A computed fold for a 1470-nucleotide RNA from an uncultured bacterium, annotated as small-subunit ribosomal RNA. It matches the Rfam family "Bacterial small subunit ribosomal RNA". The RNAcentral record of the sequence draws on ENA and SILVA. Its mean pLDDT, the model's own confidence on a scale to 100, is 84.

RNA sequence: GACGAACGCUGGCGGCGUGCUUAACACAUGCAAGUCAAGGGGGCCCGCAAGGGCAACCGGCGAACGGGUGCGUAACACGUGAGCAACCUGCCUUUGUGUGGGGGAUAGCCGGCCCAACGGCCGGGUAAUACCGCAUACGAUUCUUUGGGGGAGUCCCCAGGGAAGGAAACCUCCGGGGCACAAAGAGGGGCUCGCGGCCUAUCAGCUAGUUGGCGGGGUAAUGGCCCACCAAGGCGACGACGGGUAGCUGGUCUGAGAGGAUGGCCAGCCACAUUGGGACUGAGAGACGGCCCAGACUCCUACGGGAGGCAGCAGUGGGGAAUCUUGCGCAAUGGCCGAAAGGCUGACGCAGCGACGCCGCGUGUGGGAUGACGCCUUUCGGGGUGUAAACCACUGUUGCCCGGGACGAACAUGGUCUUUCGAGACCACUGACGGUACCGGGUGAGGAAGCACCGGCUAACUCCGUGCCAGCAGCCGCGGUAAUACGGAGGGUGCGAGCGUUGUCCGGAAUCACUGGGCGUAAAGGGCGCGUAGGUGGCUGGGGAAGUCGGCGGUGAAAGCCCGGAGCUCAACUCCGGGUCGGCCGUCGAGACUCCUCGGCUCGAGCUCACUAGAGGCAGAUGGAAUUCCGGGUGUAGCGGUGGAAUGCGUAGAGAUCCGGAAGAACACCGGUGGCGAAGGCGGUCUGCUGGGGUGAGGCUGACACUGAUGCGCGACAGCGUGGGGAGCAAACAGGAUUAGAUACCCUGGUAGUCCUAGCCCUAAACGAUGAUUGCUUGGUGUGUCGGGUACCCAAUCCCGCCGUGCCGAAGCUAACGCGAUAAGCAAUCCGCCUGGGGAGUACGGUCGCAAGACUGAAACUCAAAGGAAUUGACGGGGGCCCGCACAAGCGGUGGAGCAUGUGGUUCAAUUCGACGCAACGCGAAGAACCUUACCUGGGCUCGAAAUGUAGUGGACCGGGGUGGAAACAUCCCUUCCCGCAAGGGUCGCUAUAUAGGUGCUGCAUGGCUGUCGUCAGCUCGUGUCGUGAGAUGUUGGGUUAAGUCCCGCAACGAGCGCAACCCUUAUUGUCAGUUGCCAUCAUUCAGUUGGGCACUCUGGCGAAGCCGCCUCGGAUAACGGGGAGGAAGGUGGGGAUGACGUCAAGUCCUCAUGGCCUUUAUGUCCAGGGCUACACACGUGCUACAAUGGUCGGUACAAACCGUCGCAAACCCGCGAGGGGGAGCUAAUCGGAAAAAGCCGACCUCAGUUCGGAUUGGAGUCUGCAACUCGACUCCAUGAAGCUGGAAUCGCUAGUAAUCGCGGAUCAGAACGCCGCGGUGAAUACGUUCCCGGGCCUUGUACACACCGCCCGUCACAUCACGAAAGUGGGCUGUACUAGAAGCAGGUGGGCCAACCGCAAGGAGGCAGCCUUCCAAGGUAUAACUCAUGAUUGGGGUGAAGUCGUAACAAGGUAGCCGUAGGAGAACC
Repeated sequence: GACGAACGCUGGCGGCGUGCUUAACACAUGCAAGUCAAGGGGGCCCGCAAGGGCAACCGGCGAACGGGUGCGUAACACGUGAGCAACCUGCCUUUGUGUGGGGGAUAGCCGGCCCAACGGCCGGGUAAUACCGCAUACGAUUCUUUGGGGGAGUCCCCAGGGAAGGAAACCUCCGGGGCACAAAGAGGGGCUCGCGGCCUAUCAGCUAGUUGGCGGGGUAAUGGCCCACCAAGGCGACGACGGGUAGCUGGUCUGAGAGGAUGGCCAGCCACAUUGGGACUGAGAGACGGCCCAGACUCCUACGGGAGGCAGCAGUGGGGAAUCUUGCGCAAUGGCCGAAAGGCUGACGCAGCGACGCCGCGUGUGGGAUGACGCCUUUCGGGGUGUAAACCACUGUUGCCCGGGACGAACAUGGUCUUUCGAGACCACUGACGGUACCGGGUGAGGAAGCACCGGCUAACUCCGUGCCAGCAGCCGCGGUAAUACGGAGGGUGCGAGCGUUGUCCGGAAUCACUGGGCGUAAAGGGCGCGUAGGUGGCUGGGGAAGUCGGCGGUGAAAGCCCGGAGCUCAACUCCGGGUCGGCCGUCGAGACUCCUCGGCUCGAGCUCACUAGAGGCAGAUGGAAUUCCGGGUGUAGCGGUGGAAUGCGUAGAGAUCCGGAAGAACACCGGUGGCGAAGGCGGUCUGCUGGGGUGAGGCUGACACUGAUGCGCGACAGCGUGGGGAGCAAACAGGAUUAGAUACCCUGGUAGUCCUAGCCCUAAACGAUGAUUGCUUGGUGUGUCGGGUACCCAAUCCCGCCGUGCCGAAGCUAACGCGAUAAGCAAUCCGCCUGGGGAGUACGGUCGCAAGACUGAAACUCAAAGGAAUUGACGGGGGCCCGCACAAGCGGUGGAGCAUGUGGUUCAAUUCGACGCAACGCGAAGAACCUUACCUGGGCUCGAAAUGUAGUGGACCGGGGUGGAAACAUCCCUUCCCGCAAGGGUCGCUAUAUAGGUGCUGCAUGGCUGUCGUCAGCUCGUGUCGUGAGAUGUUGGGUUAAGUCCCGCAACGAGCGCAACCCUUAUUGUCAGUUGCCAUCAUUCAGUUGGGCACUCUGGCGAAGCCGCCUCGGAUAACGGGGAGGAAGGUGGGGAUGACGUCAAGUCCUCAUGGCCUUUAUGUCCAGGGCUACACACGUGCUACAAUGGUCGGUACAAACCGUCGCAAACCCGCGAGGGGGAGCUAAUCGGAAAAAGCCGACCUCAGUUCGGAUUGGAGUCUGCAACUCGACUCCAUGAAGCUGGAAUCGCUAGUAAUCGCGGAUCAGAACGCCGCGGUGAAUACGUUCCCGGGCCUUGUACACACCGCCCGUCACAUCACGAAAGUGGGCUGUACUAGAAGCAGGUGGGCCAACCGCAAGGAGGCAGCCUUCCAAGGUAUAACUCAUGAUUGGGGUGAAGUCGUAACAAGGUAGCCGUAGGAGAACC
């Protein structure tokens, strides 16, 4: 795009079409074929008659047309074109001739009889255009014959002679109509042939009237159409035979075309008429509405018998997703009959039903708002629906009402007139549709819009609901709480009396490729050769003219289609004219090419001669090394084997070593991307036989060529059967190991087999994954054989040529990879093969095989992919380079103990919540007794604990006191507003309202902030270039660095975010400044206390200083690196701040902010008490220890940083102490906290559960605070637990670091072993990068991309689906053999019967019944093939959510993988 459609929703009108696609299933009822009185006689009715009417019968014509259907049919059925010298033809037309004379019957009718019905019997008599002789015979027929002409075999035509046999029907209204014979025409039919149009080879051979001949029969006619005889043919890979399916065509749909699909309506042909068979009548039938028989079915019956055939029009049932009225009329067109009038006609013309299709029209038109209501939405401002509506003005299609009102009609016939009697003109009569179309008037916007879609493809977006539910879906895919995808709504888009859905066909699909595809790796080259048919084929001349091309002629029905025109108001539709109709046939030409034929040629091919390399093949002979075994010698304890072992061998002497012997198999070095062969394949040496190739120069043949379906042959390994052989190796098997297991990998053994023989098998990753042949197309460089050139010869070298074999590359090709004269380039010929993945190389069938199995080779079902090449990543039990306290080297810890703290778990009314590998767990929490607090219990409040607006109301609110209460709170009493003249304002309480509130949910809706990889060195961009593209290049490479740091190179050149630097601090120093700091000098003092000073220290501003700058060496002369000098500091001096693109849906809705959802006398809020502090346990992080490098006591020295008025607090006094009293000073370089501790000096302890260790517990206290019971810290006295250095495992640290020692701060009323800072003392070690972990760069493989925590295989179990096998069972179809034999034609017979003719008669001729025979339908018996369905059971296969077992494959996948074969095994597999 289309449709004979169906279904869903919807539906105003008209025109034209169209309507059982299924059950060729069964049919009630009515109708669909009759007509003629001018063929005949009779009957009945009307009429006085003339005459008219009715209709049965005889007779004539028609009923073979028209109408229906598509069962059958793969066929001369159809289409197209020829042929009949092999034919028929009623009615019609033309022409010619004739229509003479006789005969015998029979329906109807009358009488009688049988009968349920259908119907029938007997007797009598009758007519014809019914029937039968006779006469006649223009043609014609048959036989024969003469002459002429023609042709295509039997022949045909023209003219003529002879012989034989053969016609008729009459009627009449007198106009006419018939009949017979003959010739011709037109139209119709029969038969034959060429060509054309389905699937299947898992149908390969078929055929006995089969093929042909002679003769005959039969027919309108040819013919095995039929019969007898004879011969043995005929068909087939160009697809016979068989199976399946199917009416064919004009056309129709689609398509640019070529094609593909289709055959409904209309038209042509065919076939059929309940199923099967048969003939009759006839011009024509083997007959839809005829006959006979058989079968099934239905109906009637008095049970004896009968009747029937809608695939005609309507209609019914049934089937189905589905297909109409039991209508009107013969007015028209057409048909039959008739002289005609006329009759009949479900053909036809009309109407009805159905949006089934096509076409046309309408449902209104114009105006009308910064734009109503409603609805939707919203960022609350608005926006949309939307000029849409209302409203105003108009129009009048259609509907409805009224009126008018057709064309289709002209005939026939009748009347009048004319007439060259053939006919013509005028008038009258005739309409189913239909009072319809159409026209006019009236009415009145009045009665008339839906359907699908809106994620992409694909035009059209929002809200709500739902929450992987319900659902959607053509493909991709949507839905798991913000769904433009589900459902609804608003809006929009598309089409519109329709719109969608489903089905089917074509297109897109170049996705079967003729036009117009492919086969190295995506599906696809046969394992290789020889060769048959076939296809294709070099140069040249002549002839032919099949292909090819051209002219002309015939045909190619109509309709359709295209163009032009015309008619319905347009269109659809219809009519007219033209074109087309791709084709076929005939005829005349052309001669380039193909072809055929006759010649010629030599370049393709082949032959001959000479030379030549070679693991080419087959057979025979022969050689040495090695292994094993046997014998002997020497010799002693091991050997062997592995990752490590063990099994095994060995003291009965192994292994080792020497000598000798035996046997079998394979042939080191040479040996080589060397050689040979068609492939498989071929390797010691020699000999024989033998195939092929190459080179060179002449000669010869003269296209002999190429390819190759079927066929034939060869064909590794494994395997099979026979007989040998058997050293080594080695499936199976056994043992030992490994392991969770180990039917494996490893080890020790070991049988088939491996070898030979003559046979099978016939497969392979049989690979170059690349068929064979021929020609053409820049180059470079190896290598093998042969030939040539140069030098006097030879060798080597160099150069050239052919053939072979490699590598790299141009053009070109290719999806890319790649190929590239050995093509995957450019062309040609031939063969094979492919058409999504799985199912499956399976099943069934067939062929082959001893078997294993091979070859051929599907379908159901299922998936939305499977696959190729390349790219970027990620990953690897891949590789290279390089970093990091990553390992190693060290030091100290954790894991064991007690305690502290966090977490899990458990418990509980609650133990609020969050954080969960690193990167949760002394984390949020820089501090839970109340508060905090979010949790629990209980008691209260509801505009609320807090905020804002508006309105109203009050004058307070606050505060004090009383009562109740646990408190919150309730209630009572007292006190009590401000500014302003006023209006009013402010403030507070109450009431109402809009709102508040929520630590309720969603961190997977978010912002912000943060962690982590990682302070790692990376991440990108612009332009250019390369690539079809993803993408690459830059960023890779050579060096170097802490660094993508820098240098060099480079199709790249630049740039950005990162790195570094700029910032802070620390280390040196200059300068400025000199109090509260400092004190060298001077003075003074208990004391830098004071005077004085600012040199020093210090403080803190500004500077300086370090840059591989200098020297030397290395390096490419570079970057840079090693060493050195100088220097406080040396190679980023130390530390900090600073965190690229991104990753982890990482963390946080309980900091804050925020969308959505939820809640609103509660999930809000207030209060009291409790809980967050629980405790069998488990883990993390810490503290203190286990002691002598220690503990205790006494003495004594040296910091930094920081804090303090809500505070730090001195001196002094009291207390053993915590602390109390006290209060100077200090808003701080001034005063205070403040003692630093380790250290140093001295003393004791002496290795012990201790003078170690301090848990726990008892008692007594202190402090803070409203309050230390649950549940604070500290002090004193007493108590004195575990613990004696911590298993597996694990953490930190590379220098002022670890370790160790103390000090301060934040939070804070109080409450650190935590956290954040500060200084003191102050180490050890780093060979090095193999290994573990993490990371960076390059490279490689990949079946991964959620990216190895990936992917993925098979068994088993369960569910489900389709299929195969199967004892069988049931059907369908076909064949064969036998049987059977209705009706009927023909033949025979015909004893029974018979009117016509002959005969005087008897009888004859002829015919009929009956009977018999051939043929033959249904049926029966037996058997066979094919096919469908079903079948206990069984086999594998597909699919399914998270089942079980293992880990086979993808990375070196942890034993490289894979192919063929064989064996074995739960399974992948070994």